Record summary
This is a predicted structure of a 353-nucleotide part of an RNA (small-subunit ribosomal RNA, central domain) from an uncultured bacterium.

[in-house]
Context: one part of a larger RNA
RNA sequence: UUGGGCCUAAAGCAUCCGUAGCCGGUUCUACAAGUCUUCCGUUAAAUCCACCUGCUUAACAGAUGGGCUGCGGAAGAUACUAUAGAGCUAGGAGGCGGGAGAGGCAAGCGGUACUCGAUGGGUAGGGGUAAAAUCCGUUGAUCCAUUGAAGACCACCAGUGGCGAAGGCGGCUUGCCAGAACGCGCUCGACGGUGAGGGAUGAAAGCUGGGGGAGCAAACCGGAUUAGAUACCCGGGUAGUCCCAGCUGUAAACGAUGCAGACUCGGUGAUGAGUUGGCUUAUUGCUAACUCAGUGCCGCAGGGAAGCCGUUAAGUUUGCCGCCUGGGGAGUACGGUCACAAGACUGAAACUU
Repeated sequence: UUGGGCCUAAAGCAUCCGUAGCCGGUUCUACAAGUCUUCCGUUAAAUCCACCUGCUUAACAGAUGGGCUGCGGAAGAUACUAUAGAGCUAGGAGGCGGGAGAGGCAAGCGGUACUCGAUGGGUAGGGGUAAAAUCCGUUGAUCCAUUGAAGACCACCAGUGGCGAAGGCGGCUUGCCAGAACGCGCUCGACGGUGAGGGAUGAAAGCUGGGGGAGCAAACCGGAUUAGAUACCCGGGUAGUCCCAGCUGUAAACGAUGCAGACUCGGUGAUGAGUUGGCUUAUUGCUAACUCAGUGCCGCAGGGAAGCCGUUAAGUUUGCCGCCUGGGGAGUACGGUCACAAGACUGAAACUU
């Protein structure tokens, strides 16, 4: 609950696709369902309103007329909505063109470092810390050189730079696939927006099966610290981290800001594309002005409790969806659905304050 809200107070679904529904550009014609006008009927009585009358008055009662609300019928109107038909091109989609990009998937190749092995050199320490010790080392460590193996990662470039719906994506090359921006204005001609249910994707951790395992490292074992130290520090170390196939479906999944459209002063960066001019080593170059797109900072009006936001709005508005209603109990219990499990989703109440 005919109301107010959702960046930070409670509240935007993790993200996208999309069914129903809701909403929908522009012109003409038809129709007349919604809508509007007039008329007729009905809308019991009582109630309500106006006036009159009767109880001495009033309440009350009675008479007459009207009204309310809805329904049915008839005649008309046609701006808007709906419906049907025919068009249009500003939305949308397709096409063509040359560019940008850590966008995705797969394969191949490379690089430094760590660790381990082998060989040679070499000798008593090394390591670690605030200080130490556990630990490693004369069965020759640490260190230096050569060489081999294996796994993981990708310094510099690197940038409030780029790409992606979000999660996310960074060595190089190749192949395949996808999306966006810009330019042209060739084609279709409203095909659009949102989206309850539904579907797909979804970091890390975790789970199942099979590989792999260098480094790191929950658990665990030691050494310290300490009153204690189930920690912080140190030495070890297993799951895991990596790959393949499947599951889970959650995060401060954040811009704590749903998506789409329109309108509303500017200034200044870097990114991509284009137009025009100048320069030029003639190039995929440099530079000036302008346009479009995304991405930052500052800021007018306006907004806001303020912080702040401010053409990338939290301003002014339209459409659609989701969500909130004091704190705790509680994201718990119960039930249901899903999951191998862990658990996820849905989601109360008593009581308390």